The part of an RNA shown here (small-subunit ribosomal RNA, 5' domain) has 531 nucleotides and comes from an uncultured bacterium.
Context: one part of a larger RNA
């Protein structure tokens, strides 16, 4: 001087941080990851809307039933794009980590910039139906159908690949508008916008090499066979014994190899004039892990925390044949253990996913709730007030002291209580008008700017103002040196204090109580912990 603290007295308010350091121990229940009908084929819900029929009575409505995807929209479904981000934790890792500087053999969805195309066929299949088996969980099988889902053909800017002769290699539509034409009236055709393919660069993201640095101990001294190099050859986005087959024997090491036990790294953070020791909570960057071991698949990206398969442990259902889970994500529970919150509220900002957008979803985030856990700030009254009251306590019995303290007299209203009055955070974005610009046959649409309009979880909070009361608000350790601050009774080597010296055995300034006095102060002390 410090802390993610704990413990013991105490305890008025805001403001900002912070809050499982243990048992990577087990979890009840909730919620975190969805979203696109503007990609599809339909319609289980629930609305309009139009037929058709009942019922009621006010005779033109109001309930019920039915039919119609063509409207709004929309479970279940097929397809797309996100579930590889965001949150959680530090178990493993002493180097396939991680920090600094470097390097070359790559790869990259969405984004931004060019350039070229975007055509012609085809079979399936879920949903949905018939029907079978199962407690369930789920499974079959037969029959229908769509597509931006899956395959051929063309084409060839390009790309790959060459023995330069060639050989390979794409694609898909959707929504708005609309003047001729031309139509099976659905459309074609045009256009505009979002789409998709190819290739080229670019951004971001990721992978991989090198070198240097990273705790202990030699009471650990030799380790190594795919080990060290070639050569071929697979593999892999990518170099590489990465892996194989063959050859040659090498590779490390007192400059500490192997083995052990310990540790997630960094920025920083404490402490320190500094050099340095210490730590690695919280914010930021990086790396591991998602019950424990092992695998792979989809995909740009995983060998995937809320995907899968296997195997083990534990739990749960069960008709005993067989299912079925994974909070080290937010809260929350039980257990450990000095110890560490609410099973709140809300997409209003920020920020992510998806969508053209409206929006929908985000326990990220923003907020409020609990705790003096840390830090910074306010107050708990201020001026006058001697007869130095009364009460304490001391006393050499005169007094001294507590003490202008109090009481009393005057004032203030921070905060508090009530009443009123109230933000900032909001920018948008959609839609609606105008205006310009690119493109068009034109027009909707695009892209820019203006205007109008609307959106707030906390919260009627923050602040303001008016009113009213000194009233609702101070303790906690210490007084023998160290060390600022002393007396009396009590006890009597007992009871009992202590950091270190030490003190207590009849006048204890050191044990305990009182009275005073010191020191911090809404905290004080005390223990642990590093300088």
């Nucleotide at each position: 001087a410090u802390u993610g603290a704990a413990c013991g007295c105490u305890g008025g308010c805001g403001g900002u941080a912070u809050g499982c350091u243990u048992a990577a121990c087990a979890c009840a229940u909730g919620c975190a990851a969805g979203u696109c009908g503007a990609a599809c084929g339909g319609a289980a819900a629930c609305g309009a809307u139009g037929g058709a029929g009942a019922a009621g009575u006010u005779u033109a409505c109001u309930u019920c039933u039915u039919c119609a995807g063509g409207c709004g929209u929309c479970g279940a479904g097929u397809g797309g794009c996100g579930g590889a981000c965001g949150g959680g934790u530090g178990a493993g890792u002493a180097a396939u980590g991680c920090a600094u500087a470097g390097g070359a053999a790559u790869c990259u969805g969405c984004c931004c910039u060019a350039u070229a195309g975007u055509u012609u066929g085809g079979g399936a299949u879920a949903a949905c139906u018939a029907c079978u088996c199962g407690a369930a969980a789920g499974a079959g099988u037969g029959g229908c159908u769509a597509a931006u889902a899956c395959c051929g053909g063309a084409u060839g800017u390009g790309g790959a690949c060459u023995a330069c002769g060639g050989u390979u290699u794409a694609a898909a539509g959707c929504a708005g508008g609309g003047g001729a034409c031309c139509u099976u009236c659905g459309g074609g055709c045009c256009u505009u916008g979002c789409g998709c393919u190819a290739u080229a660069g670019g951004a971001u993201g990721a992978g991989c090499c090198u070198a240097u640095g990273u705790g202990g101990g030699a009471u650990u001294a030799g380790c190594u066979a795919g080990u060290u190099g070639g050569u071929a050859g697979g593999g892999u986005a990518a170099a590489g014994g990465c892996c194989u087959a063959c050859c040659a024997a090498g590779g490390c090491g007192a400059c500490g190899a192997u083995g052990c036990g310990u540790a997630g790294c960094c920025g920083a953070c404490c402490u320190g004039a500094g050099a340095g020791g210490g730590u690695g909570a919280a914010c930021g960057g990086c790396c591991a892990c998602a019950c424990u071991g092992g695998g792979a698949c989809u995909g740009a990206g995983a060998c995937a925390c809320g995907g899968c398969c296997c195997a083990g442990a534990c739990u749960c259902c069960u008709a005993c044949g067989g299912g079925a889970g994974g909070c080290a994500g937010c809260a929350g529970u039980a257990g450990g253990g000095a110890a560490u919150c609410u099973u709140c509220g809300g997409c209003a900002a920020u920020g992510g996913g998806c969508g053209a957008a409206a929006g929908c979803c985000u326990g990220a985030c923003c907020g409020a709730g609990c705790a003096a856990c840390g830090c910074c700030g306010c107050g708990u009254g201020a001026a006058u007030g001697a007869u130095g009251a009364a009460g304490g306590c001391c006393u050499u019995c005169g007094g001294g002291u507590u003490g202008u303290a109090a009481a009393a007299u005057u004032c203030u209203g921070u905060u508090a209580u009530a009443a009123g009055a109230g933000a900032a955070g909001a920018a948008c974005a959609a839609a609606u008008u105008g205006u310009a610009g690119a493109g068009u046959a034109a027009c909707u649409g695009c892209u820019a700017c203006a205007g109008u309009c609307u959106u707030g979880a906390c919260g009627g909070u923050a602040u303001c103002u008016u009113a009213u009361c000194a009233g609702a608000a101070a303790g906690c350790c210490a007084c023998g040196g160290c060390u600022a601050a002393c007396u009396a009774c009590g006890u009597g080597c007992c009871a009992g204090c202590a950091g270190c010296c030490g003190c207590g055995g009849u006048a204890a300034u050191a044990c305990g109580u009182a009275g005073g006095u010191g020191g911090c102060a809404a905290g004080c002390g005390u223990u642990g912990u590093c300088c």